Transfer RNA from Pararhodobacter aggregans, 75 nucleotides, folded computationally. Rfam family: tRNA. Rfam describes the family as follows. Transfer RNA (tRNA) molecules are approximately 80 nucleotides in length.

RNA sequence: GGGCCGGUAGCUCAGCGGUAGAGCAACUGACUUUUAAUCAGUUGGCCACAGGUUCGAUCCCUGUCCGGCUCACCA
Numbered sequence: 001g002g003g004c005c006g007g008u009a010g011c012u013c014a015g016c017g018g019u020a021g022a023g024c025a026a027c028u029g030a031c032u033u034u035u036a037a038u039c040a041g042u043u044g045g046c047c048a049c050a051g052g053u054u055c056g057a058u059c060c061c062u063g064u065c066c067g068g069c070u071c072a073c074c075a
Stems, first nucleotide, its partner, number of pairs: 002070006010024004018055001026042005048064005
């Protein structure tokens, strides 16, 4: 170099064409003498980047970048 998998919230991950979610974390409140635990709520991402297809793309196609696995076969 080739082949395969992945890149979505601070972290770990869902989401198979129709207005982006969960858990944890953070913050606020309730409870508690206080802390922890528990409960309720809030904040937070235009989905790696650029094109294309489509009325409409995180999702389909192409290229690029980054990470991982593999190399039986080709070099």